Small-subunit ribosomal RNA, central domain from an uncultured bacterium, 350 nucleotides, folded computationally.
Context: one part of a larger RNA
RNA sequence: CUGGGCGUAAAGGGCGCGCAGGCGGUGCGUCACGUCGGGUGUGAAAGCCCCCCGCUCAACGGGGGAGGGUCAUCCGAAACGGACGGACUGGAGGCAGGGAGAGGUCGGUGGAAUUCCCGGAGUAGUGGUGAAAUGCGUAGAUCUCGGGAGGAACACCAGAGGCGAAGGCGGCCGACUGGACCUGACCUGACGCUGAGGCGCGAAGGCGUGGGGAGCGAACGGGAUUAGAUACCCCGGUAGUCCACGCAGUAAACGAUGUGCACUAGGCGGAGGAUGUAUUGACCCAUUCUGUGCCGUAGCUAACGCGGUAAGUGCACCGCCUGGGGAGUACGGUCGCAAGACUAAAACUC
Numbered sequence: 001c002u003g004g005g006c007g008u009a010a011a012g013g014g015c016g017c018g019c020a021g022g023c024g025g026u027g028c029g030u031c032a033c034g035u036c037g038g039g040u041g042u043g044a045a046a047g048c049c050c051c052c053c054g055c056u057c058a059a060c061g062g063g064g065g066a067g068g069g070u071c072a073u074c075c076g077a078a079a080c081g082g083a084c085g086g087a088c089u090g091g092a093g094g095c096a097g098g099g100a101g102a103g104g105u106c107g108g109u110g111g112a113a114u115u116c117c118c119g120g121a122g123u124a125g126u127g128g129u130g131a132a133a134u135g136c137g138u139a140g141a142u143c144u145c146g147g148g149a150g151g152a153a154c155a156c157c158a159g160a161g162g163c164g165a166a167g168g169c170g171g172c173c174g175a176c177u178g179g180a181c182c183u184g185a186c187c188u189g190a191c192g193c194u195g196a197g198g199c200g201c202g203a204a205g206g207c208g209u210g211g212g213g214a215g216c217g218a219a220c221g222g223g224a225u226u227a228g229a230u231a232c233c234c235c236g237g238u239a240g241u242c243c244a245c246g247c248a249g250u251a252a253a254c255g256a257u258g259u260g261c262a263c264u265a266g267g268c269g270g271a272g273g274a275u276g277u278a279u280u281g282a283c284c285c286a287u288u289c290u291g292u293g294c295c296g297u298a299g300c301u302a303a304c305g306c307g308g309u310a311a312g313u314g315c316a317c318c319g320c321c322u323g324g325g326g327a328g329u330a331c332g333g334u335c336g337c338a339a340g341a342c343u344a345a346a347a348c349u350c
Stems, first nucleotide, its partner, number of pairs: 003322004007304002012318001014201004021194003025088002028085004033081002035077007042069001049065006091191001092188003095184004103177007110154001115149006125136002162169002206247006215241002220236004258317006266295004271290006299306002323350003332343004
């Protein structure tokens, strides 16, 4: 330097932004760096390969030839790559006009329900389970009516529906704010794709400081069950769950499927937009774009299955794998308040 792979066998980075790097649309001109052709020089001898010869053969030796460079220099070619110049609009971006959405941040606000407190009415139980018991209750519970406090989550709508890069996002109203989509084809004129490092975001749980605490509930206590029961079931219950700020940086962070672009039968559904015919109009119908599902053709696949949202056919770039255990561990390093995270072996063994 090279091979084969990564949905489920080992293997896609949790996700994005992006410096370097790699790669890069259409047509024209110039240069000649890469590239290609030719000449010259050089590439010592020995060796390797071919032919001939000498030791009886061979090894070995002698002679001749061929070959061998990412080399130097000169001449030439200009398709491709590159550089430069100027041009284009299909990629990309902008502008104008639209409609959709639990996208994000902050502030406000509403009702149902649980719990607790106060008051009324009322009496002997209630609660819980497979059955019970612990628990609660004559100091008046449960149930019921009225009033109040507080926290958390938002029934129906709700959909295999929508939005977001991912994590994720769901009462209502407002402020601020990101992205996608459709139509026009007015503007810029390749401004692009990917992206080692780097930077940012990142569920739950956890940590720090301060607040909050209704319900739930690790730990913990008790009651049951059981041979035991450090569980499953029941009665309680602290951290936590909630808020602000900071840290942490993991996951079955999953579609177990990296990103971008192009191409390749059909059929059915549902979301958003646009256009068209008819209509007073909504609806309906047709076409089209974007997103989202199901079935399936070719093809692919070890099979399962995938199948225009590819796991098909190609291109560009990144990440990763290389038998099981030892081990995602030790050691070292970096990061962290800690918990630990990231990077990551070997002996030995099968």

Model confidence (mean pLDDT): 87 of 100.